A computed fold for a 1410-nucleotide RNA from an uncultured bacterium, annotated as small-subunit ribosomal RNA.

RNA sequence: AUUAGAGUUUGAUCCUGGCUCAGAUUGAACGCUGGCGGCAUGCCUUACACAUGCAAGUCGAACGGCAGCGGGUCCUUCGGGACGCCGGCGAGUGGCGAACGGGUGAGUAAUGCAUCGGAACGUACCCAGUAGUGGGGGAUAACUUACCGAAAGGUAAGCUAAUACCGCAUACGCACUGAGGUGGAAAGCAGGGGACCGCAAGGCCUUGCGCUAUUGGAGCGGCCGAUGUCGGAUUAGCUAGUUGGUGGGGUAAAGGCCUACCAAGGCGACGAUCCGUAGCGGGUCUGAGAGGAUGAUCCGCCACACUGGAACUGAGACACGGUCCAGACUCCUACGGGAGGCAGCAGUGGGGAAUUUUGGACAAUGGGCGCAAGCCUGAUCCAGCCAUGCCGCGUGAGUGAAGAAGGCCUUCGGGUUGUAAAGCUCUUUCGGCCGGGAAGAAAUCGUGGUGGCUAAUACCUGCCAUGGAUGACGGUACCGGACUAAGAAGCACCGGCUAACUACGUGCCAGCAGCCGCGGUAAUACGUAGGGUGCGAGCGUUAAUCGGAAUUACUGGGCGUAAAGCGUGCGCAGGCGGUUGUGUAAGGCAGGCGUGAAAUCCCCGGGCUCAACCUGGGAACUGCGCUUGUGACUGCACGGCUAGAGUACGGCAGAGGGGGGUGGAAUUCCACGUGUAGCAGUGAAAUGCGUAGAGAUGUGGAGGAACACCGAUGGCGAAGGGCAGCCCCCUGGGUCGAUACUGACGCUCAUGCACGAAAGCGUGGGGAGCAAACAGGAUUAGAUACCCUGGUAGUCCACGCCCUAAACGAUGUCGACUAGUUGUUGGAGGGGUAAAACCCUUUAGUAACGUAGCUAACGCGUGAAGUCGACCGCCUGGGGAGUACGGCCGCAAGGUUAAAACUCAAAGGAAUUGACGGGGACCCGCACAAGCGGUGGAUGAUGUGGAUUAAUUCGAUGCAACGCCAAAAACCUUACCUACCCUUGACAUGCCAGGAACUUGCCAGAGAUGGCUUGGUGCCCGCAAGGGAACCUGGACACAGGUGCUGCAUGACUGUCGUCAGCUCGUGUCGUGAGAUGUUGGGUUAAGUCCCGCAACGAGCGCAACCCUCGUCCUUAGUUGCUAACGUUGCCGAAAGGCUGCGUGCACUCUAGGGAGACCGCCGGCGAUAAGCUGGAGGAAGGUGGGGAUGACGUCAAGUCCUCAUGGCCCUUAUGUCCCGGGCUACACACACGCUACAAUGGCCUGAACAAAGGGUUGCAAGACCGCGAGGUGGAGCUAAUCCCAAAAAUCAGGCCUCAGUUCAGAUUGCAGGCUGCAACUCGCCUGCAUGAAGACGGAGUUGCUAGUAACCGCAGGUCAGCUAUACUGCGGUGAAUACGUUCUCGGGGCUUGCACACACCGCCCGUCA
Repeated sequence: AUUAGAGUUUGAUCCUGGCUCAGAUUGAACGCUGGCGGCAUGCCUUACACAUGCAAGUCGAACGGCAGCGGGUCCUUCGGGACGCCGGCGAGUGGCGAACGGGUGAGUAAUGCAUCGGAACGUACCCAGUAGUGGGGGAUAACUUACCGAAAGGUAAGCUAAUACCGCAUACGCACUGAGGUGGAAAGCAGGGGACCGCAAGGCCUUGCGCUAUUGGAGCGGCCGAUGUCGGAUUAGCUAGUUGGUGGGGUAAAGGCCUACCAAGGCGACGAUCCGUAGCGGGUCUGAGAGGAUGAUCCGCCACACUGGAACUGAGACACGGUCCAGACUCCUACGGGAGGCAGCAGUGGGGAAUUUUGGACAAUGGGCGCAAGCCUGAUCCAGCCAUGCCGCGUGAGUGAAGAAGGCCUUCGGGUUGUAAAGCUCUUUCGGCCGGGAAGAAAUCGUGGUGGCUAAUACCUGCCAUGGAUGACGGUACCGGACUAAGAAGCACCGGCUAACUACGUGCCAGCAGCCGCGGUAAUACGUAGGGUGCGAGCGUUAAUCGGAAUUACUGGGCGUAAAGCGUGCGCAGGCGGUUGUGUAAGGCAGGCGUGAAAUCCCCGGGCUCAACCUGGGAACUGCGCUUGUGACUGCACGGCUAGAGUACGGCAGAGGGGGGUGGAAUUCCACGUGUAGCAGUGAAAUGCGUAGAGAUGUGGAGGAACACCGAUGGCGAAGGGCAGCCCCCUGGGUCGAUACUGACGCUCAUGCACGAAAGCGUGGGGAGCAAACAGGAUUAGAUACCCUGGUAGUCCACGCCCUAAACGAUGUCGACUAGUUGUUGGAGGGGUAAAACCCUUUAGUAACGUAGCUAACGCGUGAAGUCGACCGCCUGGGGAGUACGGCCGCAAGGUUAAAACUCAAAGGAAUUGACGGGGACCCGCACAAGCGGUGGAUGAUGUGGAUUAAUUCGAUGCAACGCCAAAAACCUUACCUACCCUUGACAUGCCAGGAACUUGCCAGAGAUGGCUUGGUGCCCGCAAGGGAACCUGGACACAGGUGCUGCAUGACUGUCGUCAGCUCGUGUCGUGAGAUGUUGGGUUAAGUCCCGCAACGAGCGCAACCCUCGUCCUUAGUUGCUAACGUUGCCGAAAGGCUGCGUGCACUCUAGGGAGACCGCCGGCGAUAAGCUGGAGGAAGGUGGGGAUGACGUCAAGUCCUCAUGGCCCUUAUGUCCCGGGCUACACACACGCUACAAUGGCCUGAACAAAGGGUUGCAAGACCGCGAGGUGGAGCUAAUCCCAAAAAUCAGGCCUCAGUUCAGAUUGCAGGCUGCAACUCGCCUGCAUGAAGACGGAGUUGCUAGUAACCGCAGGUCAGCUAUACUGCGGUGAAUACGUUCUCGGGGCUUGCACACACCGCCCGUCA
């Protein structure tokens, strides 16, 4: 100093696994924005091309000289000329430098770099030492002259100097050597000067700087070695100077560095060679670290300098601003020929997303030259440009609630912007103005002092003191003053991850998006606004690196099913290795020493006001080398041991392998006999075989292949494949037992080698059956299939290939350890038996369960998927793809090795809950079946679709829309259309003014409406004045109004599954979890109904019951009901008696209140003795007695905004309101529900009988009369157990019709009427007469019903003026048939199973085509 996660696969879960995000960073770029300062950075791309200027010169104290400048002297004809005399100095000779500094990263994978070592070297300048520096010579540039050339440049002749060049002498060192010797140097220049010498120059002396030789040093450089240093094996072999030696050469130096000869080596799986990429390091970024990525700026090294090659000079180069050659390019040219090299600093073009000024200065630091002054220095120091980065500062502070205005939102109350602003008080950093004003600069130099050298107080020089000069930046930093809140805020985001929400616009459009994903009319996800969040002179985006990613796992992952164990074995290299002793010290461990440059990072200080930045010290640099010690561990060497491994001996089991022989059954074929019409085949058929004799049957024969029973959950084998009649031969392995022997001989195994099912290939055989291909027949929409009839390769054998499989235990091999139980095979020991069986122990296999533990779960569990060790193989998201290319193998087929582009956000494993299955077992329902009646065909009715229309208003659309909304469309209704009107409105509330309200009549108009006109004055309070309430008219504004849209924004109501038996919860328990359990199981029920059992125990909503009604009885009560008995009136009758009315009565019926009754209660049987089932008794009713009401959690974005309510949107002289007329009623057609029929179980006529439930005062209406009738007249009675509607009909009795389009059926049409209504034309109903259509029982199909049901028959009601009612809702009358049964169809329920479905099979999904 030190480790964070999140989103995304699913209906949900756990796991695996990828993708994505939050962090840090950058030489960045882009977008928007931009006040100041400090520090730093700034062509990452074309090592592309470059105009222009500058970047390396200097020395006159080496030299000859003197072009130009200044001075001086001389001459002058005043134009000037001469003199190197002085300051100096172009060009030249010469010296030193130019090999540094500066740039760039093209090349380079090692000739590089880093670290650590090494020996065979060089070194100009510098330091120290030693010895010298004597004496000569000949040239040559410059210069002059001449010439050539456009130029660059060159040629010839002549003159001259040196620290240029060459000899001679000398040689302490030095080099060579044959050890005797031999060889080889030098240069002077400047300052000063006393004596001495010299005519002078000068000599001479001295000092300084040089020069020569040599030794040593320092620093620098060259060379060698070790270790480390990217990717690719789809690069596996490379190498002839190659490896080594000898001689020679070469170099400063070792060396194949070069050469001749000799040898045949050298490198390589520990990755040679080849290919690709790349300058390396200190460091930088990231990271907890280990790592990963990187190599700008700064420092070290290397390489390069237009491209390639080469050497020269030199101490040093094979040389960025040198030379030569070649090439490309550019420029000049008189076309002959020349010149050039910014990867120096600026700058230009180009490239690019992108990177600065053609600045100042040598003042400082440093470098070159020089004695020095000094000159040069695009090194450097500064300035300029850029928010490119880091750091700092500012854009004001305090107060201020009327919570101003404005904006935005709003539930209209308010909230928010917001103390924010304004206002008041204050401050003045930064910027602007005025003034002052640094440090960086002391050396060199002068003077003085004091040393050194010296003969010297001179020169030169060390030290000290002192003086003066020198600043690009720059009038900059900094300081002071005056003044004003004055000049200074943006950017991104606000669905989740992820801090931050509303409104409007838009309407799968425009757009957003890092991932998931937003947007199809209420978008916190787009755009804008308000508000908010984050950061702030910046903020976002893009690109890139690390992190998160334990997602390459050394730290720190995996491989049964998620990706992943090679098909199996043998085995070289490699890795690992039992026990004991001694030695050693390679590894290891510990100490010391050296090194690990500086800078950076870290710590402690210091300096800029702080910080960034700079700076001093320390620590660190985890490394490498040398050395000393230690001896546990590993290694190595040697010696022992026996527990690993193996050998010998004796048993045992076995479909282990190879070869040879042999056997019977069966199929097929052939021959012959018997025999006759079929056989074969299938779901059904057909093809096929058969009268030329099949099939069947008998006898004989041929041939091939396979071996029934035993046989097994069994045995053997390395595996796969595998291996199966019996006998013989050869042969491998295993296991058990007891002893002896060897003495670690072992385990694993890349490359390699061997084996390796089926199919396939080659050659030659063989061929019975079977059977790809093929043919035919079926099936089918088709059927290149499944089925059938045939049938060839093949299957078999020998030899040779192929080498792959779901080659699976989807589980590599070996070893050790860790509970058990049961079965079975082989062996051994013990017990037991007459022999067996059997029991116990042990060992080697092979199965089932199971503890701990493991696992995501499933599961595994001494035969591990447990706990460990050794070694090998393999994996790293899905698709592309086990594919392409290349290599290897193969006769081929093909195998093996094995990518990328591109594309997706998943792909996947296990388990869970559902749904689903032409899965299973169980159960139910008029579900089928068994029956009865319909429908589908006809006419007409009604509804719907379609088409039509000015409009044919709208909605409902499988079941679950279609006689539905609509329990009544002529007007109205009415929502639609045409035309005409109204605009505070037909309707509500509020304000003002006027008027009571209301009403009569006339005119215009289609009406709405408009105009005129008559009557009329009210109610409450108050004495009055006046006020109030209701209503009408007018006015202005808020508003009204909308059957306009959205049922996918909603409430509410409803349909449906379904009156199906289900749906859940609490606690507990189990599971990591989703979830499970309960609710499953055994019975039973109509029922999750009940009983029993059970890690469950309870509970809720449903079921049932409670409610209504019908059926029996009792009781209470009798009016309008009933009236038996009794009395009585009237009538009929001979009488009995009947009818009627009244009284009486409430017995009966009935009415409507209350009770009883039915509970498997009783008995028998069945059943677990339970629940219950079954039969019986009793009973009006018997196992929920019939019917009704009652509809769990939920499903269908089911239906309704046109019942009502309601969010949002839209219209507002109209999408509102009023009104006339029209439409909703139309009609080629299609569908749906029902009516009537097609007739004789019928139709018609006459007569007779029996209901229930309803309705009635705007009403029902009797009797009576009129009319053929609909109906009319009239009105008794009835506000209804009283009166009326009201006739019930089918039925019964009698008669006619006689099988026909009819005496069936009634459509259609004509005429005449009736009723309702303002009004029956579009468009009502009814009646009479006449007319008399289709239709003769209905294809495929389809529907209702299980008993008072179906079927048939009529009655009533609501709506309503009337009616389209054949509809709907009820009511009664007559009154059946059938159910074996649950295989099938449909729907449903619980259990279970599979699943790649979850919008849930109307799913998902594959291929082809577009």